[in-house]
Context: one part of a larger RNA
RNA sequence: CCGUGGCUAAGGAACUAGGCAAAUUGACCCCGUAACUUCGGGAGAAGGGGUUCCCACUGGAAGGUGGGACGCAGAGAAAUGGGAGCGGCGACUGUUUAACAAAAACACAGGGCUAUGCUAAAACGAAAGUUGAAGUAUAUGGCCUGACACCUGCCCGGUGCUGGAAGGUUAAAGGGAGGGGUUAGCCCGCGAGGGCGAAGCUCCGAACUGAAGCCCCAGUAAACGGCGGCCGUAACUAUAACGGUCCUAAGGUAGCGAAAUUCCUUGUCGGGUAAGUUCCGACCUGCACGAAUGGUGUAACGAUCGCUCCACUGUCUCGGCCACGAGCCCG
Numbered sequence: 001c002c003g004u005g006g007c008u009a010a011g012g013a014a015c016u017a018g019g020c021a022a023a024u025u026g027a028c029c030c031c032g033u034a035a036c037u038u039c040g041g042g043a044g045a046a047g048g049g050g051u052u053c054c055c056a057c058u059g060g061a062a063g064g065u066g067g068g069a070c071g072c073a074g075a076g077a078a079a080u081g082g083g084a085g086c087g088g089c090g091a092c093u094g095u096u097u098a099a100c101a102a103a104a105a106c107a108c109a110g111g112g113c114u115a116u117g118c119u120a121a122a123a124c125g126a127a128a129g130u131u132g133a134a135g136u137a138u139a140u141g142g143c144c145u146g147a148c149a150c151c152u153g154c155c156c157g158g159u160g161c162u163g164g165a166a167g168g169u170u171a172a173a174g175g176g177a178g179g180g181g182u183u184a185g186c187c188c189g190c191g192a193g194g195g196c197g198a199a200g201c202u203c204c205g206a207a208c209u210g211a212a213g214c215c216c217c218a219g220u221a222a223a224c225g226g227c228g229g230c231c232g233u234a235a236c237u238a239u240a241a242c243g244g245u246c247c248u249a250a251g252g253u254a255g256c257g258a259a260a261u262u263c264c265u266u267g268u269c270g271g272g273u274a275a276g277u278u279c280c281g282a283c284c285u286g287c288a289c290g291a292a293u294g295g296u297g298u299a300a301c302g303a304u305c306g307c308u309c310c311a312c313u314g315u316c317u318c319g320g321c322c323a324c325g326a327g328c329c330c331g
Stems, first nucleotide, its partner, number of pairs: 001327001002325007010317002014315001019312001027051005036041001038147001052069007070074001082310007089302002094106002110145007122131003148297004153227003158224002160220005167215003173209002178204005185196004228246005255289001256286001267283005
């Protein structure tokens, strides 16, 4: 010096990103306990007091009551909650990145949509077969949401899904109008060669017939998704209940709102501080909240995140001392 442990005047978070670490609290008994609440809880709330030994009375005992004794100290050591208030997120107990993340992520009961009538749908498998299930719609699969309370608006134009079948389009296939190749033969030519050309074989092939799909017609948003602009107007001003106009499938309802969302922004006002980019309560100008990609609340819960207070402390002002160590350095 380092590591581990102990003590520390006065102050008491001034430390720091942050009370990280440490300290405080602590067992058992008695008294006593607020808001809020889903009436269970919140609660060990908080906050107070007691604790050893001897004698007597009482008692089955544990214990209780009274009197007395000792020490600085009676849970005499060890082990053994610090507490309170406000807010965000997630209801909760659970689960997770084995070895940098434990969370507001996942799951969850509960809610909804959808598929599936049993050789079920779905899944694995060239198949056989198996799972589903030795189950049968109060069942099973898929997707979304995520206790509970109050709720969950408008848009079906696009995409998807479901249903429809008149018409349009449409494959193989059917069909075969028509055409080509080949040539027995015929014609022309002195010849070389040229022309025509049946049947057969063969190739091409129009009309017409031909499903689903697509076009088309409907439905469907707890399907994927979407949910406007400009101008004017009230007897101060400001603002605009009101009016006009353009566009749209429809123009964001309730609720919430500088928010885990607000750029400008440390918005403005209020609270807390001597002083507060954080925090709490409001306002609404929502750059760019919003209703199961759920909206808003919510008791309880949380090794969760933000803020405050009390208690407590070597975190600090600001250091100091002590013990221990095959530690490091120096002698």
Model confidence (mean pLDDT): 89 of 100.
Predicted 3D model of a 331-nucleotide part of an RNA (large-subunit ribosomal RNA, domain IV) from a Bacteroidales bacterium.
The source organism's lineage runs through Bacteria, Pseudomonadati, Bacteroidota, Bacteroidia and Bacteroidales.